[in-house]
Context: one part of a larger RNA
Molecule: small-subunit ribosomal RNA, 5' domain
Organism: uncultured bacterium
RNA sequence: GGAUGAACGUUGGCGGCGUGCCUAAUACAUGCAAGUCGAACGAAGACUGUAGUAAUACUGUCUUAGUGGCGAACGGGUGAGUAACGCGUGGGUGACCUGCCCCGAAGUGUGGGAUAACAGUCCGAAAGGAUUGCUAAUACUGCAUAAUAUCCAAGAGAUUAGAUGCUUUUGGAUUAAAGGAGUAAUUCGCUUCGGGAGGGGCCCGCGUCCCAUCAGCUAGUUGGUAAGGUAAUGGCUUACCAAGGCGAUGACGGGUAGGGGACCUGAGAGGGUGGCCCCCCACAAUGGAACUGAAACACGGUCCAUACACCUACGGGUGGCAGCAGUAGGGAAUAUUGGUAAUCUGGGAAACCGGGAACCAGCAACGCCGCGUGCGCGAUGAAGGCCUUCGGGUUGUAAAGCGCUUUUUAAAGGGAUGAGGAAGGACAGUACCUUUAGAAUAAGCCUCGGCUAACUACGUGCCAGCAGCCGCAGUAAAACGUAGGAGGCGAGCGUUAUCC
Numbered sequence: 001g002g003a004u005g006a007a008c009g010u011u012g013g014c015g016g017c018g019u020g021c022c023u024a025a026u027a028c029a030u031g032c033a034a035g036u037c038g039a040a041c042g043a044a045g046a047c048u049g050u051a052g053u054a055a056u057a058c059u060g061u062c063u064u065a066g067u068g069g070c071g072a073a074c075g076g077g078u079g080a081g082u083a084a085c086g087c088g089u090g091g092g093u094g095a096c097c098u099g100c101c102c103c104g105a106a107g108u109g110u111g112g113g114a115u116a117a118c119a120g121u122c123c124g125a126a127a128g129g130a131u132u133g134c135u136a137a138u139a140c141u142g143c144a145u146a147a148u149a150u151c152c153a154a155g156a157g158a159u160u161a162g163a164u165g166c167u168u169u170u171g172g173a174u175u176a177a178a179g180g181a182g183u184a185a186u187u188c189g190c191u192u193c194g195g196g197a198g199g200g201g202c203c204c205g206c207g208u209c210c211c212a213u214c215a216g217c218u219a220g221u222u223g224g225u226a227a228g229g230u231a232a233u234g235g236c237u238u239a240c241c242a243a244g245g246c247g248a249u250g251a252c253g254g255g256u257a258g259g260g261g262a263c264c265u266g267a268g269a270g271g272g273u274g275g276c277c278c279c280c281c282a283c284a285a286u287g288g289a290a291c292u293g294a295a296a297c298a299c300g301g302u303c304c305a306u307a308c309a310c311c312u313a314c315g316g317g318u319g320g321c322a323g324c325a326g327u328a329g330g331g332a333a334u335a336u337u338g339g340u341a342a343u344c345u346g347g348g349a350a351a352c353c354g355g356g357a358a359c360c361a362g363c364a365a366c367g368c369c370g371c372g373u374g375c376g377c378g379a380u381g382a383a384g385g386c387c388u389u390c391g392g393g394u395u396g397u398a399a400a401g402c403g404c405u406u407u408u409u410a411a412a413g414g415g416a417u418g419a420g421g422a423a424g425g426a427c428a429g430u431a432c433c434u435u436u437a438g439a440a441u442a443a444g445c446c447u448c449g450g451c452u453a454a455c456u457a458c459g460u461g462c463c464a465g466c467a468g469c470c471g472c473a474g475u476a477a478a479a480c481g482u483a484g485g486a487g488g489c490g491a492g493c494g495u496u497a498u499c500c
Base pairs, nucleotide, nucleotide: 001500002499003498004497006496007495008494009493010492013371014370015369016368017367018366019364020363021330026328027327028326030325031324032323035070036069037068040067041066043064044063045062046061047060049058050057051056077283078282079281086208087207088206089205090204091203092202093201096200097199098198101196102195103194104193105192106191107190108189109143110142111141112140118133119132120131121130122129123128149174150173151172152171153170154169155168156167157166179188180187181186209255210254211253216246217245218244221243222242223241224240225239226238227237228236258280259279260278261277262273263272264271265270285306286305287304288303289302308319309318310317311316336361338360339359340358343357344355345354346353347352374404375403376402377401384395385394386393387392409437410436411435412434413433414432418427444489445488446487447486448485449470450469451468455484456483457482458481459480465472466471
C1' cells in the first nucleotide's frame, strides 16, 4: 500500500447494487416452512332440481374425516464429524440400479375374501386404545393367457487384454394387469419387454495440512476355497486353509481441518483464505437400528437407549428451529414474530390448491459505486480572532452585499415495464415525468519532531501526559494540553484485529 461477513471511537444528506451470529452443532415460548387428488373408493353433511298429496326415489352442485394414489429422499439449513476414494481430476463397470419423462412392441380375460370410515358397547385425566356389526375401490388376493423377460439343461459364435455375465440355437419350467372420465370419438391410467435421456451406486491412477520429542503397526489382519448377503464387485459377513499385509517414498499414533470452483495479495513464482454464489460430501438434541420405497437407514417419519424440557387425575404421556421470523444465553459483534404478483416446484385431466423455495419490502455507512451540501462578481482587504519587531501580517474573496441556478429537498399533478392474446402486480402510487417554492434541507474526522504533507502563541515543568519506531516533557516544548493557522482524506475519518 491493498484486503475484510469486521468491531470500537467520532461524525452523518441522498440513491443504486450487494452483504449481515465468524462466538454456544447452546437452550428454545409462539406462528408459519408439504401437500394434493371427488376424473381411484365407499360414506356423511348442506343446498338445488324432477316425479309424487306425502313417505320416498332419482339427478346435480359444494364441503370434507377416512381407505387409496403420487409427493413428502427435492427444495431450505449447518459445518459438528471426517486427513478419507471425502474432495479434485482422469478413467473403468466384461460387477450395477433407475419412480416420474421420451421412443418402440405386446397385452389389459375371469373370480374371491376382507377392512377403515360409519353405527353400538367399553377403558383412560390425557395421549390414545379395545371390542361387536356393516361397506367400497386403481387397496389385498386366487386362476387364466405368456415372451426377445427370468431360471435350468445341452450346443454354437463373435469381439476383447480377458467371457461365467455378450450374441445366438434347441428343449423344459416360472412369472402380469385396474380401472376412471366422456353420449361417442377419444383420452388419462395399468401390466410385461426393449431402447433413450437425466440421476445414482461401486472400483482404480494421480493430487490433497502439521508433528519423528509418534518407529514400528496389524488376527478379519493379508491371501485362497466354499457359502451367505447386495442392484452390484469385494473379508462386506461366516466356516475352513495358508501366513501373510503395511512401513523413513513416513506405516501406526497425535494435533488441526469439511473439499473444490474460487477469493485476497503479488510483476510473477509464491503466500494466505474457503464468508456470499455454484458443485460435491457429511450431519439433523446425543448414540444405535431397521421399516416403507425407484431411491432414505430419512431435519419438520418409526422404534430403542441417554440427557434435557414440558403436561399429569402420579397410572402415564409429549417434544427436538444446524427451515423463516422471533426469544434467552454467550459475545467486541450481526436484522422483521413483514407482503405474495411473477419464476420454479409437488399434486391434479383441468380449473386450481400448497410452497418462510423464490421475489419483494423493513433494519444497519457493513462494503462498493454514484450524487450533493451551491455558482459568478465582490477590497475599505470590514468587524472579530490569532500573531506581531506595534510598522503590520494572517484568517481572506473568505464573509457581508449584488446577480444566477435548483442537482438535491419540500409540495402538487401524472404514472409504468415486469402479465407476450381478455382479466389479474406483492413491490407501489414505487421508479420515472411535469409544475411550483426557495440557497434554501445537508461536513466532518485525523494529523502537523524525523520517517511523513503540514508552525506559531500560551499553559504545564521528568508533573500531567504522548508514543508505530527513533524517542519527547526536569521553566522559552514546532513531540504533552488549549487556541489560531496549516496539511490530508471526505459522508466519512481514525483506531484495533487478521492476511499478503